[in-house]
Context: one part of a larger RNA
RNA sequence: CCCUGUUGAAGGAACUCGGCAAAAUGACUCCGUAACUUCGGGAUAAGGGGUGAAAACAUGGGCGUAAGCCCUUGUUUUUGGCACAGAAUCGGGGGUAGCGACUGUUUAAUAAAAACACAAGUCUCUGCUAACUCGUAAGAGGAUGUAUAGGGGCUGACACCUGCCCGGUGCUGGUAGGGUAAUCCUUGAUGUUUUCGCAUCGAGGUUAAACCUCAGUAAACGGCGGCUGUAACUAUGACGGUCCUAAGGUAGCGAAAUUCCUUGUCGGGUAAGUUCCGACCCGCAUGAAUGGUGUAACGACUUCCCCGCUGUCUCCAACAGGGACUCAGUGAAAUUACAUAGAUCGUGAAGAUGCGAUCAUCCCACAGCUGGACGGAAAGACCCCGUGCAUCUUUACUAUAAGUAAGCAUUGUAAACCAGAAUCUUUAGUGUAGAUUAGGUGGGAGCACCUGAAACCUUUCCGCUAGGAAAUUGUUGAUGCAAUAGUGAAAUACCACCCCGAGAUUCUUGGCUUACUUACCUGUUUAUGGGACAGUGCUUGCCUGGUAGUUUGACUGGGGCGGUCGCCUCCUAAAGAGUAACGGAGGCAUGCAAAGGUAGGUUCAUCCCCCUAUAAGGGGAGUAGAGCGUAAUGGUAUAAGCCUGCCUGACUGAAAGGAAGACAUUUCGAUCAGAGACGUAAGUCGGCCAUAAUGAUCCGGUGGUUCUACGUGGAAAGGCCAUCGCGCAAUGGAUAAAAGAUACGCCGGGGAUAACAGGCUAAUGAUCCUCUAGAGCUCCUAUCGACGGGUUCGUUUGGCACCUCGAUGUCGACUCAUCACAUCCUGGAGCUGAAAAGGGUUCCAAGGGUUCGGCUGUUCGCCGACGAAAGUGGUACGUGAGUUGGGUUUAGAACGUCGUGAGACAGUUUGGUCCCUAUCUCCUGUGGGUGUUUGAAAAUUCAGAGGGCUAGACCUUAGUACGAGAGGACCGGGAAAACUUGAUCCCUUGUGUUUCGGUUGUUCCCCCAGGGGCAACGCCGGGUAGCUACAUCAAGAAGAGAUAAUCGACCAUUUUGGCGAGAAACUCGCCUCGAGCAAAGUUUUCAAAGGGGGGUGGAAGAUAACCACUUUGAUAGGCGGGAGGUGUAAGGGCUGCAAGGCCUUCAGCUGACCCGUACUAAUCCCC
Repeated sequence: CCCUGUUGAAGGAACUCGGCAAAAUGACUCCGUAACUUCGGGAUAAGGGGUGAAAACAUGGGCGUAAGCCCUUGUUUUUGGCACAGAAUCGGGGGUAGCGACUGUUUAAUAAAAACACAAGUCUCUGCUAACUCGUAAGAGGAUGUAUAGGGGCUGACACCUGCCCGGUGCUGGUAGGGUAAUCCUUGAUGUUUUCGCAUCGAGGUUAAACCUCAGUAAACGGCGGCUGUAACUAUGACGGUCCUAAGGUAGCGAAAUUCCUUGUCGGGUAAGUUCCGACCCGCAUGAAUGGUGUAACGACUUCCCCGCUGUCUCCAACAGGGACUCAGUGAAAUUACAUAGAUCGUGAAGAUGCGAUCAUCCCACAGCUGGACGGAAAGACCCCGUGCAUCUUUACUAUAAGUAAGCAUUGUAAACCAGAAUCUUUAGUGUAGAUUAGGUGGGAGCACCUGAAACCUUUCCGCUAGGAAAUUGUUGAUGCAAUAGUGAAAUACCACCCCGAGAUUCUUGGCUUACUUACCUGUUUAUGGGACAGUGCUUGCCUGGUAGUUUGACUGGGGCGGUCGCCUCCUAAAGAGUAACGGAGGCAUGCAAAGGUAGGUUCAUCCCCCUAUAAGGGGAGUAGAGCGUAAUGGUAUAAGCCUGCCUGACUGAAAGGAAGACAUUUCGAUCAGAGACGUAAGUCGGCCAUAAUGAUCCGGUGGUUCUACGUGGAAAGGCCAUCGCGCAAUGGAUAAAAGAUACGCCGGGGAUAACAGGCUAAUGAUCCUCUAGAGCUCCUAUCGACGGGUUCGUUUGGCACCUCGAUGUCGACUCAUCACAUCCUGGAGCUGAAAAGGGUUCCAAGGGUUCGGCUGUUCGCCGACGAAAGUGGUACGUGAGUUGGGUUUAGAACGUCGUGAGACAGUUUGGUCCCUAUCUCCUGUGGGUGUUUGAAAAUUCAGAGGGCUAGACCUUAGUACGAGAGGACCGGGAAAACUUGAUCCCUUGUGUUUCGGUUGUUCCCCCAGGGGCAACGCCGGGUAGCUACAUCAAGAAGAGAUAAUCGACCAUUUUGGCGAGAAACUCGCCUCGAGCAAAGUUUUCAAAGGGGGGUGGAAGAUAACCACUUUGAUAGGCGGGAGGUGUAAGGGCUGCAAGGCCUUCAGCUGACCCGUACUAAUCCCC
C1' cells in the first nucleotide's frame, strides 16, 4: 500500500452522473392508521407504547385413578442493569411523475427492461376427406375435436372512447365488353415434284384464368392541406375569398420515452434548480386497436423531493485477520533484433537511451512508484479499398417450389338445347310503268293435266295489307300457263346454274345443362355416399422474395451527397510537337438540293456631304474596324464574303507518298483509267473557308451477286458488294436481361485514405505596433478610435494528408502536478478628463495565492454565497500499465421523422464486462562494494542542490491631510484570527480484537455455586501504552547587496556624461541535504588501534541499516512495588418467601507505562 472486517469527535449527502456503498429499520403484543379505490384493497400504511427476573392471587386447556406434571392468560407487588425481542435470525419509511394493468418470460457468458407473454377485444379463413402445417408419397398433426370448434393477423386487464378518407396498394365480389397461351379450324404461301403427294411457314378465326374494367372493404397496408382579407386603440380573427385534394387530424392529450430552436414562458419546490411537478400551446415532426386518454393494485423498471440514517464527504484516524516484505521449501507466464540502455536543445519518416552539440554520471543491489520505453496482449471492430464473403429486404434482374386456369390421357352410357359444317329439300324476292309481288344469267316454243285443270269450304304460314304459298279431307270435273301484243332497264311457261333469306335431315364437330353406373374415390368392406367430376400424369398461360443464384460503375485533396464521363475551339502550355488539375471560358450530338460545282461580275463595317417624307438614291473617306448557317481560334478583299448564268464531281475504279497515333483508328494526297459539269481557253470539280456534328465487334433485316452448296440436282444456309437497326452518352461499347440494407456482421489489406493526437501552414482566431478621419463642451492620442498598413503567437475553426490502421484508448470528473506571462490579487512606478476615497490606462514584476455550493454527463455557462483575487494559456485539448465511466461509440427496447421494405437519423429515451505480477530508464527511499595512496574513530568547512517566500480585517496615527459638504487617506506603529508547512502527544478527542465490568442464547467442567468455549471482540459500557487530529507548539521575520520600470540633483540645450534613489522578482540572510566537489578538502585524537560475526533487545526497522546491552551486565522475560484503568471479586456472614440487598471491601483483576531486583537468557568463542 491492497483486500475482507470493527469503531469513530463535531457536522450529516456538503460526496457523486446518481445516497453507489455503508448505516439505519427489523421479532411478538397493544393502540392507531390518510389520499385514492375496480370496495377486494391501499395496510406491517404512517405514527406510538410494552417486553428481564421474582413472589402472591386468579384463569383456560391437555394428560393422569390420584398425588401431580405440562401449556396458556390476567391482575397486583417487588427487584437489578447504560441497555430486558440484551447474542443470532430479522421490512427503512413517505410523497410525486413516466411506462407497463397484474403473477410470469427473455439475450446460458457485459442488456431483466418500458421488450415478450397474458386474460380480454376485434378482423379474417375453415361445413369436415375442414382450413392450416409437415412429408416425394403413403401418411401424420389439427382431432378420436366439429363454428360456444380450429387456424392466421392486430391490439393488449378495467373505465370512457375509437373520428374523416376506398384516389394508390392489397383483399373480396361482378360479369357485358376489351385482352390472352398451348390446343383446335384455316384463306393461302414457299420448296420439291411427270403425277400422287410430302415437308415447312402461316395472315385470319375459336378460346380459360390472370390483366384492363365496374363495385365493396381501413380494429386491411396506409393517409388525414395551402394562400389571403376582415371587428370603432392595438392585438386577435367568430366571418369571408381563392387554389388544391381521396379526405384535409375529430374527441382527447401536448416543450411529452415525441419539442429542433430550447435552459420556450409563467407558477411551485431550493439561498441558488439545463433535472422534477403544475400550467400555457407557434404540436420542427401528437392523435385514436401501427389504438387515444385515464386508472386502484403491482414493479430488483426510470425520474424528482422529503424524513430517518450514516466515514459518501469536510478529513481522515486507530485496530483485527489475509496478502505484500524477510527466511526455508516448491516453482509458472506473457515478453524478448541487439545491449555498455542518462538529461536538455537541435536534427530526423515531422514526439530520440541509441544521430549532433552541450551537460550530468564511481561499481552493484533491494523496497517502492508508474512519467517514458509511441510498454504487453489481440495481422484495428471505426474509416477506406477488394470488379472479397455472408445474411436480410423489395414494385432490382433471372429462375423456381407451391397455388391457380386451359387442353389431352386415365374416360364410359343417355337425353334435351344451342352453335357450326356437310348434304338435301323447298319456299320467298313488290321503285315507276306494265293483266301483275319481274332476284340474276343462259337455254327455250312449248309445258302441266282424269295418276284430276280451274273453282269452292276448312286450317296453317309469309307478307310491302296488295296479295302470295302450302296442307288436309271434302265438293266438283276440263281446262290452265306461256309465246304473240303491250309496258319496261330487264318478260314471264318450262329447264339448268347461281345470289340473298329460310327450313329439314344426318352426325362427321364443339359447347352447355341434366341424368345414369361400370372405370375411379370413399366406406361400418356384399351396405352407403360421390362419380366420369375429383385425383394423378404430360403440355401451356398467370401468379409467386415462399425459395435460389446474382447484380447494384468509376473519377474524387478520405468516403458519401453534389458534379463529371465522348467530340470541337481558346487560355493555362514555359516562341517545334506534346503536356495535368473537381484550373479558367465557351460550343457539338447538326444544317444546306443550295448554303454544292464552274464561269463571269462585284466589295464590306463605320463616318461625312447632297437630294428627299424616306428605310430608296448619288458622291467622298474607308486594310477590314464587316461578312463567311452555328462556338472559338486561325484564315480571308487576287477574296473563302455578295450577285447572276449554266449545271450535279454531294462521281465509278484506284493510288505513289506523307502526318498523327501503343494499337484500333483518324487525316492529307499529286497522279492514272472511265464517264461527265462549267469555261473561249488555261483549267477547276472525288461536297461545303478550315478545325466539332460521333459508336468497334457480334447479332439480325433489305437489295444485288459469274461465289460455296454435306450422295447427285435443286433448295435451305453462308460468303461478297451496297445499305438499315445502338442517348451501347459510364460515349474502346463486360450481359439480350439487374436495386437496396447490415449497429448481427465476417475475411483480406491500407497509415497508398478519414476520425484523436503530433507535424507543416497561419486563411480564420488572438496580441501588439503604425496612420489619424472622428468621439471626447473646446482639444486626435486622459479614455475610445473607423477606413487602411505592418508584425508576433501557435491556445480556436480550418487547409495539407507527413509518422502511426501486424491498435498512438476518445469527452468530462477525481488525484497529482509542472511551465509560460499577453498579471486576476498582492509589490513598485508614469499619465489621468488624478481633490480625498474609489477608478481608468500604460510600464516593471511569475515570490506566493487564486473558494464553497444549486442545475446539467458536461468543458463552458447561468445562479447563490464568501473573498485580496476567484487569471489566461501550454504540457498527446498534461495525467485511464493512476481512479471513475455520467456522455459519446456495439449487441436489447421505445418515441418522433424518413423509407414499400430490410433499415436509418451530430434527433430523443432506458439498459449495457475498463486486463496487465514492472525487464530497462526516470523518480522516491534504503543498503553492499570500492576509491580518496599507512590504518582508524570523531569533529568540521562548503562548491553545489533543495525548501521556504502568503494576504485581509481590526486598533492607532486621525475623523487628521484633502474636501462646500458628503465622505475620507498616504507613510508609520500594534496585537489577535485565517492559510500553508513542520514538529509533538502534556492537555482535549478517536481508536485501543481480551485491560476491567455488565449481559443474552447455548454447550462443557457430574450437579449447585463459580468458571471456560462459540455466536462480528456475541452484544453493550468504559479504557492504559502506542498511534493519532478534531489537540498543542513553532515558522513563513527583520536586515543587507546589486537591479527593473521609474524618479531626483548637477552639468548642459548641437551633444552628453557619470552620481544618487528605487519592487513580494534576483543574490545573501532562515531551514534541510551535502567531500564520489575524482581538484575526492580541513582539524583533533588513537595505533595493533578499530570494526564485524554470534547473542538479548529497541520509542529503529520491509530486508540490510541505525541504536542499546552482552555477567566489570538492568538488554529482554520473570518477580516485587507503584502509576493508570475498571468499579466493590471469590468465599463467608446477615437480611428478604424469592429475585435481590448489605458487610467483609473504594475490593478483586490488570497488555504495552515507571522504579527496583540477576531468578532465566545475553556462555565459551570466531573473523

This is a predicted structure of a 1167-nucleotide part of an RNA (large-subunit ribosomal RNA, half B) from Microzonia abyssicola. Its mean pLDDT, the model's own confidence on a scale to 100, is 84. NCBI's taxonomy places the organism under Eukaryota, Ochrophyta, Phaeophyceae, Cutleriaceae, Microzonia. It is recorded under the gene name rnl.